[in-house]
RNA sequence: UGGGUCGGCUAGGCGAUCGCGGCGGUUUAGGCCGACGAGGAACGUCCGGGCUCCAAAGAGCACAGCGGUGGGUAACGCCCACUCCAGGUAACUGGCAAGAAAGUGCAACAGAAAGCAGACCGCCACGAUAGUGGUAAGGGUGAAACGGUGGUGUAAGAGACCACCAGCGGUUCAGGUGACUGAGCCGGCUAGGUAAACCUCGCUUGGAGCAAGACCAGACAGGGAGUAAUGAUGCGGCUCGCAUCGCUCUCGGGUAGGUUGCUUGAGGCUAGCGGCAACGCUAGUCCUAGAUAGAUGAUCGUCCACGACAGAACCCGGCGUAUCGGCCGGCCCAGUUA
RNA sequence: GGCUCUGUAGCUCAGUAGGUAGAGCGAACGACUGAAAAUCGUUAGGUCACCGGAUCGACGCCGGUCGGAGCCA
Numbered sequence: 001u002g003g004g005u006c007g008g009c010u011a012g013g014c015g016a017u018c019g020c021g022g023c024g025g026u027u028u029a030g031g032c033c034g035a036c037g038a039g040g041a042a043c044g045u046c047c048g049g050g051c052u053c054c055a056a057a058g059a060g061c062a063c064a065g066c067g068g069u070g071g072g073u074a075a076c077g078c079c080c081a082c083u084c085c086a087g088g089u090a091a092c093u094g095g096c097a098a099g100a101a102a103g104u105g106c107a108a109c110a111g112a113a114a115g116c117a118g119a120c121c122g123c124c125a126c127g128a129u130a131g132u133g134g135u136a137a138g139g140g141u142g143a144a145a146c147g148g149u150g151g152u153g154u155a156a157g158a159g160a161c162c163a164c165c166a167g168c169g170g171u172u173c174a175g176g177u178g179a180c181u182g183a184g185c186c187g188g189c190u191a192g193g194u195a196a197a198c199c200u201c202g203c204u205u206g207g208a209g210c211a212a213g214a215c216c217a218g219a220c221a222g223g224g225a226g227u228a229a230u231g232a233u234g235c236g237g238c239u240c241g242c243a244u245c246g247c248u249c250u251c252g253g254g255u256a257g258g259u260u261g262c263u264u265g266a267g268g269c270u271a272g273c274g275g276c277a278a279c280g281c282u283a284g285u286c287c288u289a290g291a292u293a294g295a296u297g298a299u300c301g302u303c304c305a306c307g308a309c310a311g312a313a314c315c316c317g318g319c320g321u322a323u324c325g326g327c328c329g330g331c332c333c334a335g336u337u338a
Numbered sequence: 339g340g341c342u343c344u345g346u347a348g349c350u351c352a353g354u355a356g357g358u359a360g361a362g363c364g365a366a367c368g369a370c371u372g373a374a375a376a377u378c379g380u381u382a383g384g385u386c387a388c389c390g391g392a393u394c395g396a397c398g399c400c401g402g403u404c405g406g407a408g409c410c411a
Base pairs, nucleotide, nucleotide: 001334002333003332004331005330006329007328008327009326010325012303013302014301015300016299017298018297020037021036023034024033025032026031039309043320044319046318047317048316049315050314051209052208053207054206058240059239060238061237064204065203066202067201068082069081070080071079072078083097084095085094086093087092098200099199103198104197105194106193120139121138122135123134124133125132126131147165148164149163150162151161152160166190168187169186170185171184172183173182174181175180213260214259215258216257222251223250224249225248226247227246231245232244233243234242267286268285269284270283271282272281273280274279304307339410340409341408342407343406344405345404348363349362350361351360357394365381366380367379368378369377387403388402389401390400391399
């Protein structure tokens, strides 16, 4: 210098005027003044939690979810570190990464044969042929064909035997908290794939959701049918248990208001300490939307690189997805120069 | 705002322990008829909404995106 890879920050700036939504002050009131007012994803609603109600939520089973090891966290399917596998020259990236030697199932088409053995062509022996017997080296099919290479051996062949290699089971030593790694010994010579198929093992899990729930004010009218204490409802998988006494359908009547939940929180920033890191602890400091038909906008001036995706509705932690650009940093590869 | 379901031919729908997708109506052509309708026969028509993954293999399994519908004051 060129190419690549990973991470972080930012999301037009400044000024003026007119508006909008809460809050505070002031005023009898109209009004006036002051401060504040969307995001990194506010999005999707895919996970986890807080909070509220159902019995201040109980027991068991089922369903469901998760799945290398160690740690972080309120919790998680998230994050960090490490191990293993795969890809890449590398930086680095990806991994729903337990068990297929408990059992069941599946494998279309092709092929002789698809799971446990078997033999289409071929090879060998006998035989005139047909055929019978041996065999699995070679061919062919397939996503996948029962270890690979070389030798001994043989009628031809074969882990039948031998050497090396791959892989499997057991075991010893060393390192590591551990997953795992390295070295060695013994064995039998080969055990196939699929669990994001059922399943097994281990761990976790009650349900509903702020339109949850609570309070105040106001309005009204009950009737019919069915079912039932071995019942019904809470309980929206089932059983037990607990609580309550009704429950279901239908005709008819009333309301369409307000307050609360509501924003100070597992909160942000700075410094120090612990830790490889995620993160934690301590001290100081700051207050930063809360609507309920739903506010955050418009115009002008000026500068630039000419402005993307997108708009809170109970609140947090994650993940995923969208995003015009700009800035900063770490690392890798190639070339050149000193 | 929250919760739930759904997407297959032009239309309405089938299709599950994963093996290469069908039915009815409609369309085109042919037969029948003097001509049509009805009827009969033949044929075409599919990105299984889209993207990625596990698998030898996906409409179906797993994750994400887009569209549509319903329920709750």

This is a predicted complex of two RNAs, RNase P RNA and transfer RNA, with 411 nucleotides together. Rfam match: Bacterial RNase P class A. Gene Ontology terms of the family: tRNA processing, ribonuclease P activity and dimeric ribonuclease P complex. It is annotated as a ribozyme.